A computed fold for a 113-nucleotide RNA from a Thiotrichales bacterium, annotated as c-di-GMP-I-GGC riboswitch aptamer.

[in-house]
RNA sequence: UGCGAUAAGGGCAAACCUGACAAAAGUCAGGGGCGCAAAGCCACGGGUCCUCGCUUCCUCCGCGACGCUCCCUGCAACGCCACGAAGGACCCAAGAUAGCCGGGCUGCCGCUG
Numbered sequence: 001u002g003c004g005a006u007a008a009g010g011g012c013a014a015a016c017c018u019g020a021c022a023a024a025a026g027u028c029a030g031g032g033g034c035g036c037a038a039a040g041c042c043a044c045g046g047g048u049c050c051u052c053g054c055u056u057c058c059u060c061c062g063c064g065a066c067g068c069u070c071c072c073u074g075c076a077a078c079g080c081c082a083c084g085a086a087g088g089a090c091c092c093a094a095g096a097u098a099g100c101c102g103g104g105c106u107g108c109c110g111c112u113g
Stems, first nucleotide, its partner, number of pairs: 001113001003110002011036002016031006034099001040105003044102003047097003051093001053092001056089004060084001062080003067075002
């Protein structure tokens, strides 16, 4: 400086459960181990996730029902009611994720190059 052992000493800790924080993603602590040779640290690039925000656009709950039909189902003109603290998508912004990938920094051991 590469590399990663049926080595040695160890380390970390997925899902899930409990508690706390957060609008949420998620984070922290305890338990717990799926796994990891950087599953140590860093949001620099990409991806993914979240929405108490922001831009633009779209939709309309519910009730009755002419009729149609694949017939106790589904569709449905029309009428009534409702415009919200409603639902969905997009742009931006903020946040999250390092155990998604890349990148940067640091590091134990030495069968082995």
Model confidence (mean pLDDT): 80 of 100. The RNAcentral record of the sequence draws on Ribocentre. The model forms 95% of the base pairs in the Rfam consensus.